Context: one part of a larger RNA
RNA sequence: CGAUCGUUGAAUACGUGACGAGAGGACCGGGAGGGACGAACCUCUGGUGUACCGGCUGUUCCGCCAGGAGCACCGCCGGGUAGCUAUGUUCGGUCGGGAUAAGCGCUGAAAGCAUAUAAGCGCGAAGCCCACCCCAAGAAUAGGAUUCAUAGCCCCCUUGGAGAUGACAAGGUUGAUAGGCCAUAGGUGGAAGCGCAGUAAUGCGUUGAGCCGAGUGGUACUAAUAGGGCGUUUCUCGG
Numbered sequence: 001c002g003a004u005c006g007u008u009g010a011a012u013a014c015g016u017g018a019c020g021a022g023a024g025g026a027c028c029g030g031g032a033g034g035g036a037c038g039a040a041c042c043u044c045u046g047g048u049g050u051a052c053c054g055g056c057u058g059u060u061c062c063g064c065c066a067g068g069a070g071c072a073c074c075g076c077c078g079g080g081u082a083g084c085u086a087u088g089u090u091c092g093g094u095c096g097g098g099a100u101a102a103g104c105g106c107u108g109a110a111a112g113c114a115u116a117u118a119a120g121c122g123c124g125a126a127g128c129c130c131a132c133c134c135c136a137a138g139a140a141u142a143g144g145a146u147u148c149a150u151a152g153c154c155c156c157c158u159u160g161g162a163g164a165u166g167a168c169a170a171g172g173u174u175g176a177u178a179g180g181c182c183a184u185a186g187g188u189g190g191a192a193g194c195g196c197a198g199u200a201a202u203g204c205g206u207u208g209a210g211c212c213g214a215g216u217g218g219u220a221c222u223a224a225u226a227g228g229g230c231g232u233u234u235c236u237c238g239g
Base pairs, nucleotide, nucleotide: 001006019024037092038091039090040089041088045086046085047084048083052079053078054077055076056075057072058071059070060069061068062067096130097129098128103123104122105121106120152230153229154228155227156172157171158170159169160168177223178222179221180219181218182217183216184215186212187211188210193206194205195204196203197202
């Protein structure tokens, strides 16, 4: 401070005993590491990840095999991108200044002395006011500087770094806004078919294969088409 707890500064006492021959005698400075708390973030470590991949069981169906689909808590199990996250990562408290508390002083009378106090003047805390961070000119006394030189906005549509709805933000063909496609990162973990070996289960090869949501970079193929509404002109023109 803020009653308790707790923390912090100071004073005093005890202990330790640096230093010192002893007597005495307790602080000053520098450096490093951590806890708790707070903020931001997702590179790392993990979690989640019901639109990703694989494995497995039962059953129904795709005429059968093979290969698949539906259902069974996401059927169960093993992993997991983006995003969101903490237990993960990074950073923070500081330094310094001002006025003070307890406390310690200077000068100094009342009271020829003494006295830190009456007048006056200092030092002195985690606490107070600043400093640091955030909001902030409806601060209605509505502020200041610089630059430019006088109109744009909405509906609608494609969207997400935004979001209950408004709003905000990125775009609307003079276009990469979303989807698709291409490439790639990354995940899963070796597709189907075929061949070979084996009676077969299965194994091997093709093959780090196939598949792949949200990431990154490209690309007008698709959709942002067409259209509608509001507003501005104290100068100029007309009334």

About this RNA: Model confidence (mean pLDDT): 80 of 100. Predicted 3D model of a 239-nucleotide part of an RNA (large-subunit ribosomal RNA, domain VI) from Candidatus Terrybacteria bacterium RIFCSPHIGHO2_01_FULL_48_17. The organism belongs to Candidatus Terryibacteriota, within Bacteria. The sequence was found in a public genome assembly.